[in-house]
């Protein structure tokens, strides 16, 4: 510090996800030791048991216990004792601390800083003064009573540092007065005078003191007030009646509506009152570069609470965790009458929960309470225990060691990995184990002693010595002993992200943080081996910060990605021109106080190190006070004119409102003329028309809109504005530079305007036209098209308040190169003239520079550069929806969520593909022709059916006379049956024998099996070769996968395309080149051009063919010449000679737009015509097939990975099948006849083939064929051309057409023609009379038509395939349309690419959610009722020791019980608010496998889309 994920690829926007850190954690697997920390986050649920607050006899009385002896057991005697201790009680202090928890609380609760001149303070410290004199009770105890108990009542005795009276008053308090002084105000302080009032424990003592009372001061603690700071929500906008203030009173420690009476009507709030939700706050903690964000365990400070609610008492302090009273809930005891209790103290228990420990030890230390002290108490605290909960440290050994052991994994079978790892050798001894020694923390206290102080040896204080005290703990530590001995796991390994293979599985099982893996070769599942990362831990889950600049202060955006309000005006608020003076709020700077400690950081120190702890510094960015400065902002004062506004003059304008007028057109009315149609459409129909339409003429009525001008022209804030005239009226602009003097700008709320459509009321209504009706179209057509047609459109008055209200661009100001139009004005110059020209201001356009932008693009009218203000955005869907609120007559509008769901949604641009987009071009593509197919019969292939098997493959074009250039057996892969198992075939090893081969016999369908005969070679004598038997490795497989492959092939397509290097352009994908203008069969060529070149294709080079020349001359040829045969003559034949010609097959020539004319323009390519030529514009044909596409075809041609079979899925044999037949399709053949058929005659080829072959002449047979065998391994021999032509017959018929089918008789091949061959002869003589929809081939030596040859092959299904030659046409106007293709361009929501994508209803399932008659809670308000305890007030006839009067009785004072009243918790009644659960039914939403119906959108998406 980033990475993955939207796409075919790119850039951007944008979300999701990951890598890091942390935790009071939990869960899974695993687990050696120690140190230091931390450990109920949930149920502020309920609690058994024990403990957690006592202490003081030096405040007090009482009771009891404590020695020895005697004893009759009743007691007595002696000593001591003014003793020691125990118990409850009176009294004092403490119990308000310490400890726990975080429910409540949004508050002066907390933090921070101030204030109290408005306050309190026990114990403690300092100072001052005092403590005199009396009295009456009461608990304990005793007696009696009640009660189950808790407890309680009555009577009697008694003490005090308990209680009460009186005296005294430096001081205090109150009142009045005087003086001084201080303060921000109220006012304070000091001094003085007078008057009223107010104390105490004659205690205790070890004699030192400790206590008591009053006052002043201090320290520490507390209380109150204020400024500022820190959560969410406006779908909470108004709240408040003790409320805000005043006067008076009460109350309090004290101020105060704190309370009350009266008076006034205030107070708070957009700087968020009131309400709702949530929450203890802070120092800090975690994270982060920081700013921030999250958090508030442990430790520390503050607050609140103590079963729930209320209340007071006591006290210095409480409205009191282990106190009291009342009410309530819960629990327990009970004799049923009544009582008792409060773990959010420490342990522990129950319950909830993913989850959190011991009913331990000690007061030794630190601290607290009491005490004079010893001491007692202390679950505070110190310790230990439990659990890897965390942090830190240590160990599980170190060195050597290659037969690179075994095992295991992988393997190309050679090897390689684990791996120096182990074994083995040499060492060490941490931790754990055993043995021994063994602390610090320690002071207090007691005794002795020495100084200081002192009169003193008291006391106090400091030091020394001795003694005593340890829970942890015989622990830490130290020393010794033994032995490598006791001690390693977890996760991951597709990318992100370090780490790879095998096996199993087969969209199953499963994984997954995101992207995504798994459908037979899974580095992604599971196991294994190996590797990587951490390590006594490792992973997972959860939460939080980070990454996320993804709420952006630091540090984002808004034309098209989410996002500018529809537009003005304007309130609050924000911001604001030039210059002067002052102030000092902001600002800057110095000082002071504070910012607790701990923590963090730095330096240092102590535990062996570290964690941990200690010391110091720094920091604590803050707040307050104070001094200074005066630039900037602000405020005050007085100015300025450039901003802004006004004045004067001027012109432009569909700016607005009202009124009036006009002509054209549509429709209608009545009339004339006139007759059969009109209207409408793609075509029609509905409709109108003989009751006279349409058309036409003149007239009239009525409503609405204003042609031409008219223009990226005008004016307006926007919406919007268009005939003419008048009236009223707004704004902008120009010129003048006269006036005001910052008056400005933006603008939350607010208010105004606001298209169309809609609503209300009243008018109006020609045309148009939602709804609706009809006609068409269609599978349907609730549409598009047509005929009609009502609201509405128009006017008046209102409502409504929205639009793709768009420049998709808020508004103001300033600045920043230009060119060119246009509208309005002014100026200059010049003129008859502002006609042009130049300058300038305002508006409105186009193109472009810097710059900006993701790109597209914007570009002085900014989307540039700055500045001010407002509005808005934060992934897609759900949703601009629900609920609530406000507005509206309604329709609806404004405001505006969540659950749930997805990993994308999106912007711009790129390359393709596609379009019922466009332009251009081409092809037997269509058109023009010729001949077919589709109908018949047969052949053949396929599907289907059948079958034991009908082996397998090929399936649109591009499968179907295809693999198959030959299925009777074989082939053969299929089926049935018989038989074989190292095998029919290959190699190696081991073993047995010497044969093997060949011949023969037998069983059998054969294979096979059994038997018989014959019979080795070489040799270095070891053996080798060959072969047999048996065995082991292995063979074998036409078994699967063509979607694991190689190779080969088909197809687009012989279409003209496909690319690269360098350069350039672009952020990039990419572009350019290859596009453009011409031209071509062609990316063929030319020209132009940021391209220049190149490659694969095209063309050419190659082969055949067409012309010529030369060479060659047998087996070819025979013109000329010679000889011979032959004949009347010839023809003809033979031989010689020859190579002229034909021919064979070699070489060469030839054709290149070379020449001419024109198109012609660029005088380029090229095109058209012509000459010459055998051939002319690639002459004809062939071979040749770019980059690629179709997971196209082939594992059955061969090869080949993987999988599968191994007495069988291998191999042998016989028979059968591949030929099976209701049917369908493809490809052919033969025909349907007269351009024909039959018979006869007769002419002319080429390519080829031939030895297990071709086979002549001759003979036999009607024929197929047979006999026979000349010639030929071939330019020599063999292998018949037919149609055509000539002659004759047939005479339009199912025929002298056609030949299927069937019968008989034969021939040939072959071991064998039954299933199942071909051919011949004779006989038989079917369908068929030119083929529906539809569809195929062909542009010249082509189609059509005729015959011939060859491969395969014993034979043949060949009518097929591949070749050869003969005869030999017709037509093309032209490219609109169908099909296929090429190039450019355009649109795109497509990219497995239009056979694409994709929308909505319905049906089914699941999920979350809204509404809903209701119903059940929670919480809260208001009104009223009842009213406990208790304070306060009043009363108090009852009661009462202290005081007063009194001899007494009694009275008084004071107090109490009781009573009444106000307030008052819980409770009740009624009625609201808020919130949650649930609900028949219902609404939409989301998601699901391949459901149903249509086809809305994306291309002109087939009616452009959208608001």
């Nucleotide at each position: 510090a980033g990475a993955g994920u939207u796409u075919g690829a790119u850039c951007c926007u944008g979300g999701c996800u990951c890598a890091g850190g942390a935790c009071g954690a939990a869960c899974g697997c695993u687990g050696g030791c120690g140190g230091c920390g931390g450990g109920c986050c949930u149920u502020a649920u309920g609690c058994a048991u024990g403990c957690a607050a006592g202490u003081c006899g030096a405040a007090c009385g009482c009771a009891c216990u404590c020695g020895a002896c005697c004893u009759u057991c009743g007691g007595g005697u002696c000593a001591u004792a003014u003793g020691a201790g125990u118990g409850a009680g009176u009294g004092g202090c403490g119990a308000a601390c310490g400890g726990g928890u975080g429910a409540g609380u949004a508050a002066c609760a907390c933090g921070u800083g101030a204030g109290a001149a408005a306050c309190c303070u026990g114990c403690c410290c300092c100072g001052a003064a005092g403590a005199c004199u009396g009295g009456a009770a009461u608990a304990a105890c005793c007696c009696g009573g009640g009660g189950a108990a808790a407890c309680u009542c009555g009577g009697g005795c008694u003490a005090a540092u308990a209680c009460c009276g009186g005296a005294u008053c430096c001081c205090c308090c109150c009142a009045a007065c005087u003086a001084a002084u201080c303060g921000c105000a109220u006012g304070g302080u000091u001094a003085g005078u007078u008057g009223a009032g107010g104390a105490a424990a004659u205690g205790c003592u070890c004699c030192g003191g400790c206590g008591c009372u009053u006052c002043g001061g201090g320290a520490g603690g507390g209380u109150c007030u204020c400024g500022c700071g820190g959560c969410c929500u406006a779908u909470c906008a108004g709240c408040u009646u003790g409320u805000u203030g005043g006067u008076g009173a009460g109350g309090u420690a004290a101020c105060g509506g704190c309370u009350c009476a009266c008076c006034a009507a205030g107070g708070c709030a957009a700087c968020g009152a009131c309400g709702g939700g949530u929450a203890g706050c802070u120092g800090g903690u975690c994270u982060g570069a920081g700013a921030g964000g999250a958090u508030g365990a442990u430790c520390a400070g503050c607050c609140a609470c103590a079963c729930u609610g209320g209340a007071a008492c006591u006290g210095a302090g409480a409205c009191a965790c282990g106190g009291u009273c009342c009410a309530g809930a819960c629990a327990c005891c009970u004799a049923c009458g009544g009582g008792u209790g409060g773990c959010a103290g420490c342990a522990g228990u129950u319950u909830c929960g993913a989850a959190u420990c011991a009913u331990u030890c000690a007061c030794a230390a630190u601290g607290g309470g009491c005490g004079a002290a010893a001491g007692c108490c202390u679950g505070a605290u110190g310790a230990u225990g439990c659990a890897a909960c965390g942090c830190c440290g240590c160990g599980u050994g170190g060195g050597g060691g290659a037969u690179g052991a075994a095992g295991u994994g992988c393997u190309u079978c050679g090897g390689u990995a684990u791996g120096u790892a182990a074994a083995c050798c040499c060492c060490u001894g941490u931790c754990a184990u055993c043995u021994g020694c063994g602390g610090c923390a320690a002071a207090c206290c007691u005794u002795u002693u020495c100084g200081g102080u002192u009169a003193a040896c008291a006391c106090c204080u400091g030091g020394a010595a001795a003694g005593c005290u340890g829970a942890u703990a015989g622990u830490a530590g130290c020393a010794g002993a033994a032995g490598a001995g006791g001690a390693a796991g977890g996760g991951a390994c597709g990318g992100c992200u370090a780490a790879c293979u095998c096996u199993g599985u087969g969209c199953c099982a499963g994984c997954a943080g995101c992207c995504g893996c798994g459908g037979u070769a899974a580095u992604a599942c599971a196991g294994a081996g190996g590797u990587c990362c951490c390590a006594a831990g490792c992973g997972u889950u959860g939460u939080u910060c980070g990454g996320a600049u993804u709420c952006a202060c630091u540090g984002g955006g808004c034309g098209u990605a989410a996002a500018g309000g529809g537009u003005g005006c304007g309130u609050a608020g924000g911001c604001g021109g030039c210059a002067u003076g002052g102030c000092a709020a902001g600002u800057u700077u110095g000082g002071u106080g504070u910012g607790a400690a701990a923590g963090c950081u730095c330096c240092g120190a102590g535990c062996u190190c570290a964690a941990c702890u200690c010391g110091g510094a720094a920091a604590u960015u803050g707040c307050a006070c104070u001094g200074a400065a005066a630039a900037c902002u602000g405020c005050c004062a007085a100015g300025c004119u450039c901003g802004a506004g006004g004045a004067u003059c001027g012109g432009a304008g569909g700016g607005g409102a009202g009124a009036c007028u006009g002509g054209a057109a549509u429709u209608c009315u009545a009339g004339g003329u006139g007759u059969a149609g009109c209207a409408g459409u793609g075509a029609a129909a509905u409709g109108c028309g003989g009751a006279g339409a349409u058309c036409u003429c003149a007239a009239g009525a009525g409503g609405a809109g204003c042609a031409c001008c008219g223009g990226u022209g005008g004016a307006g804030a926007a919406g919007g504005c268009g005939a003419c005239u008048c009236u009223c009226u707004g704004g902008a602009c120009g010129a003048u530079u006269c006036c005001u003097g910052a008056c400005g700008u933006u603008g939350a709320g607010g208010g105004a305007c606001g298209a169309a459509g809609g609503c209300u009321a009243g008018g109006g209504g020609a045309g148009c036209a939602c709804a609706c009706a009809g006609g068409a179209u269609u599978a349907g057509a609730u549409a598009c098209c047509c005929u009609g047609g009502u609201a509405g459109u128009c006017c008046u008055a209102g409502c409504a308040g929205u639009a793709a209200a768009c420049g998709g661009u808020g508004u103001g100001c300033a600045c920043u190169u230009g060119c060119u139009g246009u509208a309005g004005g002014c100026g200059g110059a010049u003129u008859c003239g502002c006609c042009c020209c130049c300058g300038u201001c305002u508006g409105u356009g186009g193109c472009g520079g810097u710059g900006c932008u993701a790109a597209c693009g914007c570009g002085u009218u900014a989307a540039g550069c700055g500045u001010g203000c407002c509005g808005c955005c934060u992934g897609g869907g759900g949703a601009g929806u629900a609920c609530g609120g406000c507005c509206g007559c309604a329709a609806g509008g404004c405001u505006a969520a969540a659950a749930c769901u997805c990993a994308a949604a999106g912007a711009a641009a790129u390359u393709g593909a596609c379009g019922g987009g466009g332009a251009c071009c081409c092809g037997c593509a269509g058109a023009a022709g010729c001949g077919g197919u589709g109908g018949a019969g047969u052949a053949u292939g396929u599907g289907g059916c059948u079958u034991a098997a009908u082996u397998c493959g090929a399936u649109g074009c591009a499968a179907c006379g295809c693999g198959a250039a030959g299925a009777a057996c074989c082939u053969u892969a299929c089926c049935u049956g018989g038989g074989c198992u190292u095998g029919a075939c290959a190699u190696g090893c081991a073993u047995u024998g010497g044969a093997c081969c060949g011949g023969g016999u037998g069983c059998g369908a054969a294979a096979u099996c059994a038997c018989c005969c014959u019979u080795u070679u070489c040799u270095u004598c070891g053996g080798a070769a060959c072969u047999u038997u048996c065995g082991c490795a292995c063979a074998g497989g036409u078994g699967c996968u063509g979607c694991a492959u190689g190779g080969c092939u088909g197809u687009c397509g012989u279409c003209a395309g496909c690319u690269c290097g360098u350069g350039u352009c672009g952020u990039g994908a990419g572009a350019u080149g290859u596009u453009g203008g011409g031209u071509u069969a062609a990316g063929u060529c030319c020209c132009g051009c940021a391209a220049c070149g190149a490659g694969c294709g095209c063309a050419a080079c190659c082969c055949c063919u067409g012309u010529g020349u030369c060479c060659u001359g047998u087996u070819g040829c025979c013109a000329c010449c010679c000889g011979g045969a032959g004949u009347u003559a010839a023809a003809u034949c033979c031989g010689g000679a020859g190579c002229a010609c034909u021919c064979u097959g070699g070489a060469c020539a030839g054709a290149c737009u070379g020449c001419c004319u024109g198109g012609u323009u660029u005088c380029a390519a090229c095109c058209a015509g012509g000459a010459g030529g055998a051939a002319g514009g690639u002459g004809g044909g062939g071979a040749u097939g770019a980059c690629g596409u179709c997971a196209a075809g082939u594992c059955a041609g061969u090869a080949u990975g993987g999988c599968c079979c191994u007495u069988a899925c291998g191999g042998c044999c016989a028979g059968g099948g591949c030929u099976g037949c209701a049917c369908a399709c493809g490809u052919a053949c033969u025909a349907c006849a007269a351009u024909g058929c039959c018979u006869g005659a007769u002419a002319u080829a080429a390519u080829g083939g031939g030895a297990a072959g071709c086979g002549a002449g001759a003979c036999c047979g009607c024929g197929a064929g047979g006999u026979g065998g000349a010639g030929c391994a071939a330019a020599u021999c063999c292998u018949c051309a037919a149609a055509a032509u000539c002659a004759g017959g047939c005479c339009c018929a199912g025929u002298u057409c056609a030949g299927a089918u069937u019968g008989u008789a034969g021939g040939c091949u072959g071991c064998a023609a039954c299933u199942c061959g071909c051919c011949u002869a004779c006989a038989u003589g079917a369908a068929g009379g030119a083929g529906g929809a539809a569809u195929c081939g062909c542009u010249a030596g082509u189609a059509a038509u005729g015959c011939c040859g060859u491969a395969u092959c014993a034979g043949c299904u060949a009518c097929g395939a591949c070749g050869g030659c003969g005869u030999g046409a017709a037509u093309a106007c032209g490219u609109u349309c169908c099909c296929a293709g090429g190039c450019c361009u355009u649109g795109u929501a497509c990219a497995c690419a239009c056979c694409u994508c994709c929308c909505g209803u319905c049906a089914c399932a699941u999920c979350a959610u809204g509404a809903a008659a209701g119903u059940c809670g929670a919480u809260u308000g208001u009104a009223c009722c009842c009213g406990a305890a208790g304070u306060c007030a009043c009363u108090g006839a009852g009661u009462u020791a202290a005081c007063u009067u009194g001899c007494a009785a009694a009275a008084g004072a004071a107090a109490c019980a009781g009573g009444u009243g106000c307030c008052g918790a819980a409770g009740g009644u009624a009625u609201g608010g808020u919130u949650g659960g649930u609900a028949a039914u219902u609404g939409g939403g989301a998601u699901g496998a391949a459901g149903u119906c249509g086809u809305a959108a994306c291309a002109a998406g087939g009616u452009a889309a959208c608001c």
Predicted 3D model of a 1507-nucleotide RNA (small-subunit ribosomal RNA) from an uncultured prokaryote. The prediction has a mean pLDDT of 83. RNAcentral holds the sequence, with entries from ENA. Its Rfam family is "Bacterial small subunit ribosomal RNA".